[in-house]
């Protein structure tokens, strides 16, 4: 330098054949329970969907550029 893939909540990830309000588990916060609780139950907060632009009535999802990382080739 060229190619492929990945980038979604604090962490690990789903969704990626474009459309119902962006989700799950763990973690966190509050409450209940309890002798106490780090167990159990209930509720809740938290995300510019890596950044910018484009296409579209509508984009996490399609197209282009850039950034970061992994792997392969030279």
């Nucleotide at each position: 330098g060229g190619g492929u893939c990945u980038g979604u909540a604090g962490c690990u990830c789903a969704g990626c054949u474009g459309g119902a309000a962006a989700g799950a588990g763990c973690a966190c916060u509050g409450g209940c329970c309890u002798c106490c609780g780090g167990a159990g139950c209930c509720a809740g907060g938290a995300g510019u969907c890596g950044g910018g632009g484009g296409u579209u009535c509508a984009a996490a999802u399609c197209c282009c550029c850039c950034c970061a990382g992994a792997c392969c080739c030279g």
A computed fold for a 74-nucleotide RNA from Thermodesulfobacterium commune DSM 2178, annotated as transfer RNA. The source organism's lineage runs through Bacteria, Pseudomonadati, Thermodesulfobacteria, Thermodesulfobacteriaceae and Thermodesulfobacterium commune. Its Rfam family is "tRNA". Its family is annotated with triplet codon-amino acid adaptor activity in the Gene Ontology. Rfam classes the family as a transfer RNA. A source record names the gene tRNA-Arg-CCG-1-1. The same sequence occurs in records of 2 taxa. Model confidence (mean pLDDT): 80 of 100.